[in-house]
A computed fold for a 311-nucleotide part of an RNA from a termite gut metagenome, annotated as large-subunit ribosomal RNA, domain IV.
RNAcentral holds the full RNA, with entries from SILVA.
It matches the Rfam family "Bacterial large subunit ribosomal RNA".

Context: one part of a larger RNA
RNA sequence: UCACGGUUAAGGAACUAGGCAAAUUAACCCCGUAACUUGGAAUAAGGGGUCCCCACGCGAGUGGGGCGCAGCGAAGAGGUCCAGGCGACUGUUUAUCAAAAACACAGGGCUCUGCUAAGUCGCAAGACGACGUAUAGGGCCUGACACCUGCCCGGUGCUGGAAGGUUAAGAGGGGAUGUCAUCGCAAGAGAAGCAUUGAAUCGAAGCCCCAGUAAACGGCGGCCGUAACUAUAACGGUCCUAAGGUAGCGAAAUUCCUUGUCGGGUAAGUUCCGACCUGCACGAAUGGUGUAACGAUCUGCCAUGAGCUCG
Numbered sequence: 001u002c003a004c005g006g007u008u009a010a011g012g013a014a015c016u017a018g019g020c021a022a023a024u025u026a027a028c029c030c031c032g033u034a035a036c037u038u039g040g041a042a043u044a045a046g047g048g049g050u051c052c053c054c055a056c057g058c059g060a061g062u063g064g065g066g067c068g069c070a071g072c073g074a075a076g077a078g079g080u081c082c083a084g085g086c087g088a089c090u091g092u093u094u095a096u097c098a099a100a101a102a103c104a105c106a107g108g109g110c111u112c113u114g115c116u117a118a119g120u121c122g123c124a125a126g127a128c129g130a131c132g133u134a135u136a137g138g139g140c141c142u143g144a145c146a147c148c149u150g151c152c153c154g155g156u157g158c159u160g161g162a163a164g165g166u167u168a169a170g171a172g173g174g175g176a177u178g179u180c181a182u183c184g185c186a187a188g189a190g191a192a193g194c195a196u197u198g199a200a201u202c203g204a205a206g207c208c209c210c211a212g213u214a215a216a217c218g219g220c221g222g223c224c225g226u227a228a229c230u231a232u233a234a235c236g237g238u239c240c241u242a243a244g245g246u247a248g249c250g251a252a253a254u255u256c257c258u259u260g261u262c263g264g265g266u267a268a269g270u271u272c273c274g275a276c277c278u279g280c281a282c283g284a285a286u287g288g289u290g291u292a293a294c295g296a297u298c299u300g301c302c303a304u305g306a307g308c309u310c311g
Stems, first nucleotide, its partner, number of pairs: 027050005036040001038144001051066006067071001082300004086295002091103002107142007119128003145290004150220003155217002157213005164208003170202002175197005182189002221239005248282001249279001260276005
C1' cells in the first nucleotide's frame, strides 16, 4: 500500500452525481396503529415483555425470590416514514455491460371472415386455422379501474357507386405497299392470288369521377382595433383554411430563453413540492386527466434509535 474481515471517543450524510457501501431493524407474545381507499394501507407508525429458582395449579399460568453489562444471552431472521414522476397489478426481456418508464396483461375499440371461412405454409398434393363456426377465428391499435374521448373527409388509404372520360390483349378490317395476268408505242395504269402493313369501330378492371369513412394514415391559423387610471380584451374588423386545439393538464420523462416568477422546505436549494400560464414545440385509444394497491423502478425531504454481549 492492496484484498477480505472486525471495533471505535465526540459529532452524525458535513461524504458523494446519488446515503454507493456499511450500519440500524429482525424471532415470538401483549398493547397500539393515520391520511387515503377499489375487502386494503398494516408486521403501518409507536411502546412493552422474553432468563433461573421455589410454592401453588391438570394446565395456560399466578405469587414470591435470585443473578448478570447483556435472558429470542451463540447463529440465523423486515430499517422505517413523508411527498412526487412513470407503469394499474403478478408476470416477460437484451444467455455474455441495460430488468426498466420497454414487452405482455385482463379490459376497450376498429376491421376482415358465412365455412372448401378469412388468414398462413407449400411448386403441388396437402396441412394449420379447427375435428372450431361470428359469444368463433385472423389483423391492427389502446392498455386495470374512475371521469371522459372535441372539430376536420381537402390530401393519402379503405369501402361503396356506376352515368361519362381514358384504356390492354383480342375482335375488326377502310386503305397502303411488294409481286404479277392484262391494257398501252411509251410514260404508266393495274384484277385475282400470295405476302407485308394497318385506319375507323367494339373492347374489362384500374385511373379520372361521385359519395361515405378519423378508437383509418393524419391535421387542428394570422393580422389589426376596442372598456371612464393603467393594464387586459368579454367585443369588432379583415385574410386564409378541410377544419382552425374543445374538456382536461401545463417551465411537464414535453419549456429553448431558464437557475422563468411567486410560495414552501434550508442559515444558504440549477434539484424537489405547490401555484401562475408568456404551451420555442401538451392534448384527448400515436389516448387525455386522475387514481387505492403493487415496484431489486426513478426523484426530493425528515425524524428517531443503536453502537453492546458471547465465542